Predicted 3D model of a 71-nucleotide RNA (transfer RNA) from a Chloroflexota bacterium.
RNAcentral holds the sequence, with entries from ENA.
The prediction has a mean pLDDT of 81.
[in-house]
Formats: sequence, C1' cells, structure tokens
RNA sequence: UGCCUUGUGGUGUAACGGUAGCAUACCUGACUCUGAAUCAGUAGAUCGAGGUUCGAAUCCUCGUGAGGCAG
Repeated sequence: UGCCUUGUGGUGUAACGGUAGCAUACCUGACUCUGAAUCAGUAGAUCGAGGUUCGAAUCCUCGUGAGGCAG
C1' cells in the first nucleotide's frame, strides 16, 4: 500500500428490510435473625457520517477500532 473478515446493554449471544430479543451481571422489592440461594420487577445497547428505501442493526459508499492475507 492492496485485499478479506469483523464491530449490538457491563459481559456473552440472537434478530426475512417491518416492536432491537435472550442469558448473565448491577440495582430495587419479597423471602430470611443476617447473608447466600430462590422468586418478582426497573434501568441499561446497534462504531461514526452520508446514501438507497414507505421503513436500515441488516443493503451501498466513505471513515474508524480489532483480526488476518499478500507485497
């Protein structure tokens, strides 16, 4: 320098172009003499900017973080 793959709550992982889901963790409540465990509940996310589309996490372009291949 060129090419390929990849980026989703704190963490892990889903999502035919049509309500961003699940598990776990945190927090709150119940239970308990206290704690753990258990049960119930709240909050929390699409790497950035454009484009296509009635509608984009998803498709396209550029950028950027990570990994890889070639020189």
Its Rfam family is "tRNA". It is annotated as a transfer RNA. From the family's description: Transfer RNA (tRNA) molecules are approximately 80 nucleotides in length.